[in-house]
Context: one part of a larger RNA
RNA sequence: CGUUGAUUCUUGAAGAGAGCUGCUCUUUGUACGAGAGGAUCAGAGCGGACUAGCCUCUGGUGUACCAGUUGUUCCGCCAGGAGCAUUGCUGGGUAGCUAUAGCUGGGAACGGAUAACCGCUGAAAGCAUCUAAGCGGGAAGCCAACUCUAAGAUUAAGAAUCGUUUAGAUUCCUAGAAGAUGACUAGGUUGAUAGGCUCUAGGUGUAAGCCCAGCGAUGGGUUGAGCCGAGGAGUACUAAUAUUCGAAUUCCUAUCAGG
Repeated sequence: CGUUGAUUCUUGAAGAGAGCUGCUCUUUGUACGAGAGGAUCAGAGCGGACUAGCCUCUGGUGUACCAGUUGUUCCGCCAGGAGCAUUGCUGGGUAGCUAUAGCUGGGAACGGAUAACCGCUGAAAGCAUCUAAGCGGGAAGCCAACUCUAAGAUUAAGAAUCGUUUAGAUUCCUAGAAGAUGACUAGGUUGAUAGGCUCUAGGUGUAAGCCCAGCGAUGGGUUGAGCCGAGGAGUACUAAUAUUCGAAUUCCUAUCAGG
């Protein structure tokens, strides 16, 4: 830009992806074989590699979370803290992200037409012959089936609803498990979108102050305390103010331009 205004939901022409494989058990120590050995067919289980998704578990990371601790400067001093030293170092760690180091799933089954090949009937050629007419079986391969994209499929599809009594959409703003920017998604007071606050999951591990014991370092009590980023729920306290765009047909007039 087109699809003759929109919103939502579909159809599926066509395209892409996937397609792997081992071992064990039963059948069965059966068929077979003198024995040694040792199956087909069929059924079940457990894996490997590959692949998609995810974070409940096991772990990693987690530089504005918690604690311990060294040196030094400062807050007048004690106590308690702050800055700097790779995040000073060390021990843990929420959310998120993430692992052949974790979890879940996948390859299938069924069908059609076939290849090599195996057949039925059957002449040419009184026989024979799978083939010449005709009819079957038959593969991890082909076509479908499975997953995804998909009406620019210009053959531009379909359905429902709304709409000049303005449907709907953009800008703007609050944000996001979405993201380079556009885009996408959730919202914009008829509101839980983000922040704050309250409660809570979870993390760290018993704060400070005071009291007690000890000459003291320190220990004990108050106390599973105090503190806490992204998790969950609730709550309008704060911020989501406002604004712009928005069609054709039908119809009328006319030589056109036009209304």
Description:
Model confidence (mean pLDDT): 82 of 100. Predicted 3D model of a 259-nucleotide part of an RNA (large-subunit ribosomal RNA, domain VI) from a Minisyncoccota bacterium. The organism belongs to Minisyncoccota, within Bacteria.